Predicted 3D model of a 1486-nucleotide RNA (small-subunit ribosomal RNA) from an uncultured prokaryote.

RNA sequence: AGAGUUUGAUCAUGGCUCAGGAUGAACGCUAGCGGCAGGCUUAACACAUGCAAGUCGAGGGGUAACAGGGAUUGCUUGCAAUCCGCGGACGACCGGCGCACGGGUGCGUAACGCGUAUACAAUCUGCCCUGUACAGGGGGAUAGCCCAGAGAAAUUUGGAUUAAUACCCCGUAGUAACUUGAUAUGGCAUCAUAUUAAGUUUAAAGUUUUCGGACGGUACAGGAUGGCUAUGCGUCCUAUUAGUUAGAUGGUGAGGUAACGGCUCACCAAGGCGACGAUAGGUAGGGGCCCUGAGAGGGGGAUCCCCCACACUGGUACUGAGACACGGACCAGACUCCUACGGGAGGCAGCAGUGAGGAAUAUUGGACAAUGGGCUAAAGCCUGAUCCAGCCAUGCCGCGUGCAGGAAGACGGCCCUAUGGGUUGUAAACUGCUUUUAUACAGAAGAAACCUCCCCACGUGUGGGGAGCUGACGGUACUGUAAGAAUAAGCACCGGCUAACUCCGUGCCAGCAGCCGCGGUAAUACGGAGGGUGCAAGCGUUAUCCGGAUUUAUUGGGUUUAAAGGGUCCGUAGGUGGACUAAUAAGUCAGUGGUGAAAUCCUACAGCUUAACUGUAGAACUGCCAUUGAUACUGUUAGUCUUGAGUGAAGUUGAAGUAGCUGGAAUGUGUAGUGUAGCGGUGAAAUGCAUAGAUAUUACACAGAACACCAAUUGCGAAGGCAGGUUACUAAACUUCUACUGACACUGAUGGACGAGAGCGUGGGGAGCGAACAGGAUUAGAUCCCCUGGUAGUCCACGCCGUAAACGAUGAUCACUCGCUGUCGGGGUUUUUACUUCGGUGACUGAGCGAAAGCAUUAAGUAAUCCACCUGGGGAGUACGUUGGCAACAAUGAAACUCAAAGGAAUUGACGGGGGCCCGCACAAGCGGAGGAACAUGUGGUUUAAUUCGAUGAUACGCGAGGAACCUUACCUGGACUUAAAUGGAGAACGACCGCCGCCGAAAGGUGGCUUCCCUUCGGGGCGAUUUUCAAGGUGCUGCAUGGUUGUCGUCAGCUCGUGCCGUGAGGUGUUGGGUUAAGUCCCGCAACGAGCGCAACCCCUAUCUUUAGUUGCCAUCAGGUUAUGCUGGGGACUCUAAAGAGACUGCCUAUGCAAAUAGUGAGGAAGGUGGGGACGACGUCAAGUCAUCAUGGCCCUUACGUCCAGGGCUACACACGUGCUACAAUGGCAAGUACAAUGAGCAGCCAUCUCGUGAGAGAGAGCGAAUCUCAAAAAGCUUGUCUCAGUUCGGAUUGGAGUCUGCAACUCGACUCCAUGAAGGCGGAUUCGCUAGUAAUCGCAUAUCAGCAAUGAUGCGGUGAAUACGUUCCCGGGCCUUGUACACACCGCCCGUCAAGCCAUGGAAGCUGGGGGUGCCUAAAGUCCGUAACCGCAAGGAGCGGCCUAGGGCAAAACUGGUAACUAGGGCUAAGUCGUAACAAGGUA
Repeated sequence: AGAGUUUGAUCAUGGCUCAGGAUGAACGCUAGCGGCAGGCUUAACACAUGCAAGUCGAGGGGUAACAGGGAUUGCUUGCAAUCCGCGGACGACCGGCGCACGGGUGCGUAACGCGUAUACAAUCUGCCCUGUACAGGGGGAUAGCCCAGAGAAAUUUGGAUUAAUACCCCGUAGUAACUUGAUAUGGCAUCAUAUUAAGUUUAAAGUUUUCGGACGGUACAGGAUGGCUAUGCGUCCUAUUAGUUAGAUGGUGAGGUAACGGCUCACCAAGGCGACGAUAGGUAGGGGCCCUGAGAGGGGGAUCCCCCACACUGGUACUGAGACACGGACCAGACUCCUACGGGAGGCAGCAGUGAGGAAUAUUGGACAAUGGGCUAAAGCCUGAUCCAGCCAUGCCGCGUGCAGGAAGACGGCCCUAUGGGUUGUAAACUGCUUUUAUACAGAAGAAACCUCCCCACGUGUGGGGAGCUGACGGUACUGUAAGAAUAAGCACCGGCUAACUCCGUGCCAGCAGCCGCGGUAAUACGGAGGGUGCAAGCGUUAUCCGGAUUUAUUGGGUUUAAAGGGUCCGUAGGUGGACUAAUAAGUCAGUGGUGAAAUCCUACAGCUUAACUGUAGAACUGCCAUUGAUACUGUUAGUCUUGAGUGAAGUUGAAGUAGCUGGAAUGUGUAGUGUAGCGGUGAAAUGCAUAGAUAUUACACAGAACACCAAUUGCGAAGGCAGGUUACUAAACUUCUACUGACACUGAUGGACGAGAGCGUGGGGAGCGAACAGGAUUAGAUCCCCUGGUAGUCCACGCCGUAAACGAUGAUCACUCGCUGUCGGGGUUUUUACUUCGGUGACUGAGCGAAAGCAUUAAGUAAUCCACCUGGGGAGUACGUUGGCAACAAUGAAACUCAAAGGAAUUGACGGGGGCCCGCACAAGCGGAGGAACAUGUGGUUUAAUUCGAUGAUACGCGAGGAACCUUACCUGGACUUAAAUGGAGAACGACCGCCGCCGAAAGGUGGCUUCCCUUCGGGGCGAUUUUCAAGGUGCUGCAUGGUUGUCGUCAGCUCGUGCCGUGAGGUGUUGGGUUAAGUCCCGCAACGAGCGCAACCCCUAUCUUUAGUUGCCAUCAGGUUAUGCUGGGGACUCUAAAGAGACUGCCUAUGCAAAUAGUGAGGAAGGUGGGGACGACGUCAAGUCAUCAUGGCCCUUACGUCCAGGGCUACACACGUGCUACAAUGGCAAGUACAAUGAGCAGCCAUCUCGUGAGAGAGAGCGAAUCUCAAAAAGCUUGUCUCAGUUCGGAUUGGAGUCUGCAACUCGACUCCAUGAAGGCGGAUUCGCUAGUAAUCGCAUAUCAGCAAUGAUGCGGUGAAUACGUUCCCGGGCCUUGUACACACCGCCCGUCAAGCCAUGGAAGCUGGGGGUGCCUAAAGUCCGUAACCGCAAGGAGCGGCCUAGGGCAAAACUGGUAACUAGGGCUAAGUCGUAACAAGGUA
């Protein structure tokens, strides 16, 4: 100090989460020791038992207990009994002091309670200290004891007698108190102090003694200490608490108090507090301090210290110096206990301890040895204060669990690419060393003291010295000795944040998770293991607080669009405020003084072996008060000024406002006329109007509302808003003059006024428009959009409402800060067309600002003042409460719960029923088809034992398959094998193996027989095969684990990079723009300059020519020959063959153009603008296809999911679809004759020719491994004939019969031939496909596969050979630019609401049931005070009685605040429910 998380990516906003520290903690796992600390945070809940406050006999009367003494008696002569208070001591009692301290707790309390600083001229103070003075005389009681009584007890009654340092009286007394005076001094007022005069009033106690005294007593004064009281300042949340107060505020008088005071009372007055937050409600002891933080702050108030409050709950007083009293009293209440039922007793929030509550917190310990307290003259006694010990890892601190060497890098574990390596790991074993700690034994601090005794000095109670005695802890800390590595390591984590990685198991299961998230068969995220990381006697988790969070922002934030400027103005309080002078000194600054308790924190030093801990000293305590000074600034006071602000005068401007008057156009209606069949309306229609005369048109009349043109980026107004003309009244702004006032100003909480539209009330008005409503359409539906009507309303007057995207989404005011260009209203100059000045209103652009978009003198810049508002999204502008309103509603305005985002700007894509430009057989223009029929073929479906598998929009469906009768074959049924084939290694046995012949069998297979090697040193070797074993095999799964390969977008023109530049960045630029092209093709321009993959070209075929070559090809010329044929000699001319070249490049011309280029029936040329065709397929997309071509990770099967065999199936058949073939005929069919190709293939082959057969074919039989021979006939075409529009001489399906061929075998299930049969079909609905030239159409030929063939398929070849394209509006696909976006899995996207289901919290609610507080009335204990004739007492006084007040109790009505509730309302959440499609693109009606 930061990090993770919104996005495809980015910046910013913004929340959530994490890393740190802390704790009186708790829980889980684990645990060796010590020191120091801490230990009921919950029930101020209830408490058994013990202890926690007594002491003084030197105050007193005394003698119950204890020992002692004395006396007497009994006698077992050392015991018992009795008596004596005689001394020690001492129960109970009187008396004194203490019990008001110490200890506990935090209920209450928002308060002078606490903190801090003052005041007391308004006060008290026992014990202590100092000073002055004093202590004379007398009296009557009472407890105890004794006697008698009541009661269960607690307790109590009566009688008699007695003492005091108990009580009372008298005397004495002033520096004391009070009253009345006088003088002086002082003070903040009342007054205070000092001196003095007179008068009145109040005191006392003794005890002890070593007689020196000591301790006490009384009065007064002073001090010290400790309180009381008053005051300034500070001290939590809520305004959904705004008014409160009746002794309440003040006065006079009285009472009361230690003391002031409404503290209390009587009378009088009309106050007091409050937006600077009264009152009410909630919560809470306050502080020193503690935690955190850089600090400012935030949170807390355990331990220790100070103050306060309380002591079962409430009230009350007594005593006392002090209490309204924790271990005192009285009363009431609740609770518990005892009881003889009549009555009594009690108060752990003291220390232990118990129960209960709770996640949770200790021993019914020891001692007064020390420190301190009470009493005492003292010894001493008491002390759960305190000092110690016990329990607890609760925390902090310290120590240890060993150290060194040791590689065969052991065994074992784990992992891997596995005959090996890595890691655990110098780790272990083993060798040497040490002994903290633990164990055993021995020694041993804290006591300077107190107390007792002795001595010395002097001032007789102080100081010093000596001796003795006292230790709970404890036989403890500490020290020494002994032996021996001996007694001692865990916990969490390992996806990122965050240090640390692999294997196995699991398979959206089990589970994890602080946030993001992980898990659906290869999980570093679950569980286990190995390894590693972190900390360590602890480690993790949970809870809480601060931090990080500048995420409440004083330090230190924001408000155009992210949350956030009030709709606007006026104005109160408040805040802020121009220039100059003077005074003052409140703020401010400086010095000084006081205080800021101690402890804590910090620094230094010191003590425990160190540290924690502790001690000493310093610093600090940032504060408050007082005082002295300074006077720049702010304030205050006084004076002055004019520039802020305002006034005046003269002008100007405008849809500024209010109230009248008035105008024309349009519309509608009415009347009348003309006129006739439609009008109107829409995408198209219909409803509607119209022959009772509409629409149209003419005239007149009436009505209401709005004001065309002017008109604008215009003007005015505070905003809302304002528009025909004119009049009256009113307001404003601006300009000029600089005459007047002299800071009069700005802002503005609460408040007031205004405030579009809609809406409401009352009364008018009502032409047009027009919510609701009705009808017609549209639609799957249409409660919409469209149409026809139409009520409220819109208009006027008066009164409400008070809200809007009331927006510039931008509060008001003032100052400053570059330019340029319009426009509106004034002024000035002037040569009348420009310049300048003031005020408004616009556009553009700098600096600067901003997350960016953008703003930019009209700021969102730079500064100032004041106000308003914001703090994640949803829930929600909702609920409750309150206020306003006639209502509708408005204002104010939460929480539970839920999510990890929601939102802004910009970027790149994708998309749009957005736009622009362009292309393509995309449409159009044409030609021919498909869809109808039959058949072929593929697919779906169905069926089946099986109909093997895959391909499934375009991009599957005559596809894998370029050829399923067996085989293929993967499928089914059945029968078999356990390993087929190949190769290698090892072992065993053999001499064969092969072959031949049998038997069973469907075959596979099983089984039997026959036959039978070579070399040799005889050990063996070679070879062969058998057998065993190891390596197999799988068309089983996963194409969503993969390689390779393929399809498609698409032969579309795109896709990128380097450097530079721009931008915070994602990114952009380049690649956009203007042209052009088939093309990101080229040119021009340009913050770009270049480059790469694509395009094009280079390659092949084809079209023309040349050269070379001339067989098997060719034959013009020459010769020979044939019925005929390049048949032969010969020839290279031609065709052709096959090699090398030439040729085409917009090269030339004209026109246009800057150029690129384009146009031309141009020239030339075989070919002209890529000549035609092919191969060639950028970055990428579709988790596209393929694990069944092949390869391959993982998983699965192993007498089977492997292998072999026979038969069957892949060929099924109600049906649906795709692709084809043949047709429906005359541009044709049939018959006869006849012409012209190219590509190819061929030896298990092509097969000439001949014979036979109607034919398929058969039998003979040449040639040819092919430019030579063969397939081979090309067909359409042409010529002639016939048919004559019919289900035909069209069409050929289907079926019957007879055959041929291939093949082991044509039944399921081949092709072909012949004869016979002769189905549907007469050009095909919606829709849809191909094709732009040698193309479509049409005609045949060849080949691969192949024994044969289901081929009408596929791949090639040639023959004949068209039509049309105006054009780009539309459909489809694509490219570029631009625009919008809430999409990014990218429109097959996203997403809204009702309903249905489950869960959760909340609101309302008839009611039911609690709580605290207040008010009124009744009653009223104890008790103070007041009053008082009877009783007691000589009296003082008391008892009793009465009165006032009050805790408590009862009654009553109302308010506030909880819980619960039938029912009900909305909200939130929840992989795959229903209905629609509202929003995001022009989202299909913005």

The prediction has a mean pLDDT of 82.